This is a predicted structure of a 376-nucleotide RNA (Bacterial RNase P class A) from an Anaerolineales bacterium. The prediction has a mean pLDDT of 78. It is recorded under the gene name rnpB. The sequence is in RNAcentral, with records from ENA.

């Protein structure tokens, strides 16, 4: 210098004029008023995929159903998130990017087609007998994603872990290292035909439900009627337990009584028909808060100190115009991005809040690392 990988920041700036919303102050004619000051949309506000704070439901106590997580150790309020490790892979020369990870010896199920055969079989081949057949074989070939572990030998009619040596895998015992996942040695054992659990299933852990249109307060307004059930209701999956609330008691008949039948009224639950209201205030922003520094930690992050207050709308404010500058592109021009003109600055818009993940993103700046070339 060129190419690449990866992390971070920014994503227009300044001034003026006019116009909006919140808060504070002042004034007065107390109003949708006037004036002054100050603040006013993101890194993703998006997706609504997770977790939580907060609110309500009597209890969130037990069980079931259902859902969800799954290598180890840490972080965090918590998480399916983040950090650091382990194992099995894939891509790249490399930096780096990326997939998966409880159990297949609880049991069930599946592995299409091809192939003789996929929890089992003998097509071709080889050998023996004898001949269109019978027997032995699983070394060689073929089919397939996958076909009884590999090399060498013994042995055999021909073979075969049938046996042996070494290796590989698996199981058991054990030494060392590590908190651990695991790694690395030694010994014994012929145990040697799998794979799939994002198939059912089993194991360990987690989870009550609903959600700011949650919820609370005020104001206004009306018109109730019917059916069914019976003691009812209180979880927004079901059952149980505990607790609480309303109520149920009245009249008539039969009966010694228990009890049975009927009636009216009332409560509760569900459903049907019909009427009224849809207004205001609050929740509403000081937070698991941002930033800076120091210390601890490989790191995520933690602790301490300092300083700061950074939207709260409600049909929904946070804008429009002008001038100059800046980044980029195009055209002309120039010794020169020197000058002129034009276009024009990505993705995109708060609505209870926060921690993540995922997706979109023009241009500009900074750092680290890898490869190549050249120089020193």
């Nucleotide at each position: 210098c060129a190419g690449g990988u990866u992390g971070g920041c920014u994503g227009a700036a300044u001034g003026g004029u006019c116009g909006c919303g919140g808060c504070u102050c002042u004034g007065c004619u107390u109003g949708c008023c006037a004036g002054a000051g100050u603040c006013g949309a993101g890194g993703a506000a998006a997706g609504u995929c997770c977790g939580c704070a907060c609110u309500c439901c009597a209890u969130a106590g037990a069980g079931c159903a259902c859902u969800u997580u799954g290598c180890c150790g840490g972080g965090u309020a918590a998480c399916u998130c983040c950090c650091g490790g382990g194992g099995c892979g894939g891509g790249g020369c490399a930096a780096c990017c990326u997939g998966c990870c409880g159990g297949a010896c609880c049991g069930g199920g599946c592995c299409a087609c091809a192939g003789a055969g996929a929890c089992a079989u003998a097509c071709c081949g080889c050998c023996g007998g004898a001949u269109u057949c019978c027997g032995g074989u699983a070394a060689g070939g073929g089919u397939g994603a996958a076909a009884a572990g590999g090399u060498g030998g013994u042995g055999u009619a021909a073979g075969a872990g049938a046996c042996c040596a070494c290796c590989g895998g698996c199981g058991c015992c054990u030494g060392c290292a590590g908190c651990a996942a695991u790694g690395u040695g030694g010994g014994c054992g012929g145990c040697c035909a799998g794979g799939c659990a994002a198939c059912c299933c089993c194991c360990a852990g987690a989870g009550g439900g609903a959600g700011c249109a949650a919820g609370g307060c005020c104001a206004a307004g009306c018109a109730g009627g019917g059916a069914u059930a019976u003691g009812a209701g209180g979880c927004u999956g079901c059952u149980c337990g505990u607790c609480c609330u309303c109520c149920a008691g009245c009249c008539c008949c039969a009966g010694c009584g228990a009890u049975g039948g009927g009636g009216a009224u009332g409560g509760u639950a569900u459903c049907c028909c019909g009427g009224g209201u849809a207004g205001g205030c609050u929740g509403c922003a000081u937070g698991a808060g941002c930033u800076g520094c120091a210390c601890g930690g490989a790191g995520a992050c933690g602790u301490g100190c300092a300083a700061c207050c950074c939207a709260g709308a409600u049909a929904g404010a946070u804008g429009a115009c002008c001038a100059u500058u800046c980044a980029a592109g195009c055209g002309g021009u120039u010794a020169a991005c020197u000058c002129c003109g034009c276009u024009g600055g990505a993705c995109a818009g708060a609505a209870u809040g926060c921690g993540g993940c995922u997706u979109a993103u023009a241009g500009g700046c900074c750092g680290a690392c890898c490869u190549g070339u050249g120089g020193u």